[in-house]
Context: one part of a larger RNA
RNA sequence: UUGGGCGUAAAGCGUCCGCAGGCGGCGAAUUAAGUCGAAUGUUAAAUAUCAUGGCCCAACCAUGGUGCCGCAUUCGAUACUGGUUCACUAGAGACUUACAGAGGCUAGUGGAAUUUCUGUGUGUAGGGGUAAAAUCCGUAGAUACACAGAGGAACACCAAAAGCGAAGGCAGCUAGCUGGGUAAGAUCUGACGCUCAUGGACGAAAGCGUGGGUAGCGAACGGGAUUAGAUACCCCGGGUAGUCCACGCCGUAAACUUUGGACACUAGGUGUUGGAGGGCCCGAUCUCUCCAGUGCCGAAGCUAACGCAUUAAGUGUCCCGCCUGGGUAGUACGAACGCAAGUUUAAAACUC
Numbered sequence: 001u002u003g004g005g006c007g008u009a010a011a012g013c014g015u016c017c018g019c020a021g022g023c024g025g026c027g028a029a030u031u032a033a034g035u036c037g038a039a040u041g042u043u044a045a046a047u048a049u050c051a052u053g054g055c056c057c058a059a060c061c062a063u064g065g066u067g068c069c070g071c072a073u074u075c076g077a078u079a080c081u082g083g084u085u086c087a088c089u090a091g092a093g094a095c096u097u098a099c100a101g102a103g104g105c106u107a108g109u110g111g112a113a114u115u116u117c118u119g120u121g122u123g124u125a126g127g128g129g130u131a132a133a134a135u136c137c138g139u140a141g142a143u144a145c146a147c148a149g150a151g152g153a154a155c156a157c158c159a160a161a162a163g164c165g166a167a168g169g170c171a172g173c174u175a176g177c178u179g180g181g182u183a184a185g186a187u188c189u190g191a192c193g194c195u196c197a198u199g200g201a202c203g204a205a206a207g208c209g210u211g212g213g214u215a216g217c218g219a220a221c222g223g224g225a226u227u228a229g230a231u232a233c234c235c236c237g238g239g240u241a242g243u244c245c246a247c248g249c250c251g252u253a254a255a256c257u258u259u260g261g262a263c264a265c266u267a268g269g270u271g272u273u274g275g276a277g278g279g280c281c282c283g284a285u286c287u288c289u290c291c292a293g294u295g296c297c298g299a300a301g302c303u304a305a306c307g308c309a310u311u312a313a314g315u316g317u318c319c320c321g322c323c324u325g326g327g328u329a330g331u332a333c334g335a336a337c338g339c340a341a342g343u344u345u346a347a348a349a350c351u352c
Stems, first nucleotide, its partner, number of pairs: 004323003007306002012320001014202004021195003025088001027086005033081002035077008048066007091192001092189003095185005103178007110155001116150007126137002163170002207249006216243002221238001223236002260319006268297012301308002325352003334345004
């Protein structure tokens, strides 16, 4: 390479957008590039193959025929693919009417609690903490109780197998701006689609830069314990960075559904969210059907098994990414990016 694979054995890029490329709905006409057929030419000889012959046979050799992958030209075929033209509406999009939502950004605002701090008052000797203690706080009046104020961070109940978002993720309330989605209608466009190397954008936490902020928590650090020791885990009392905000970097995660995206098809049952329609007497309720999402259980089928099973890991088509024994190693070197930390790309010797 052919082939085989990628939920858990190696293997789905963290996610999306998207140029090139690959692939692409229905009808007709035309073309004849791909495709198919024929003829001619060429495809050196040897080799291959068939026949006959020559060495006693064979290998070997000779003669003749055939074949060979193709290539070119000419003529023809037109189902499929491609090109061009016309047409269509089932894909896709637009439009109209509704609807749900922690989707995003900005500004404002609320209460509980907690905790800390400040002030005032009551009040007096303890408080705190633990398995037990101690460090620690307290007669300069703590702890406790009450009132007032300051400040930061997070939003109990509602809350859910719930909802929204491409993913990361998103939750007090209000307003403004704004993205996406679903259903119904069938008014419009008329294949405008799918996927996507390179590229671009977004991307938890931690970390980095500048400035601010700091209630609680809390790496590091130091103190008390524990212990034979304890430079530790766990416990206690403190506590810097950080956690928060603005702007700019970083670009990684068990970024997981460890399951790439799109389309079609293939038993059911039972919840739940949003929407539409029918039945019942309008509505609520009840009940039936359909569409879109989200769970559980299961037939066929698949699977090494576990399990998956209309939200497929089933049956098919298209496109992308990735894997190829373990270690060395996601390392070295080189390159690119980064302020740095480091990230991305990515071997070999050797060894089993």
Predicted 3D model of a 352-nucleotide part of an RNA (small-subunit ribosomal RNA, central domain) from an uncultured bacterium. It matches the Rfam family "Bacterial small subunit ribosomal RNA". Gene Ontology terms of the family: structural constituent of ribosome and ribosome. Its mean pLDDT, the model's own confidence on a scale to 100, is 83. The RNAcentral record of the full RNA draws on ENA and SILVA.